RNA sequence: AGGCCCAUAGCUCAAUUGGUAGAGUAGCGGUCUCCAAAACCGUUGGUUGGGGGUUCAAGUCCUCCUGGGCCUG
Numbered sequence: 001a002g003g004c005c006c007a008u009a010g011c012u013c014a015a016u017u018g019g020u021a022g023a024g025u026a027g028c029g030g031u032c033u034c035c036a037a038a039a040c041c042g043u044u045g046g047u048u049g050g051g052g053g054u055u056c057a058a059g060u061c062c063u064c065c066u067g068g069g070c071c072u073g
Stems, first nucleotide, its partner, number of pairs: 001072007010025004019056001027043005049065005
């Protein structure tokens, strides 16, 4: 320099052909226990990395940028 992939909750990851953003874990509260852990129940938590575009509607499609990873030289 060129090519490819990734970016979504504190963390690890889903989200089908564009149509209400979810799970596990963590946090908080409760049940249980002599106390705690474990288990079980409930609950909080999101500018979907940033800008622009297409669309009635964008996490999803297009484009530019940023960060990370891999390959070629």
The RNA shown here (transfer RNA) has 73 nucleotides and comes from Fusobacteriia bacterium UBA1095. Its Rfam family is "tRNA". About the family: Transfer RNA (tRNA) molecules are approximately 80 nucleotides in length. Its family is annotated with triplet codon-amino acid adaptor activity in the Gene Ontology. Rfam classes the family as a transfer RNA. Lineage of the source: Bacteria > Fusobacteriati > Fusobacteriota > Fusobacteriia. Its mean pLDDT, the model's own confidence on a scale to 100, is 82.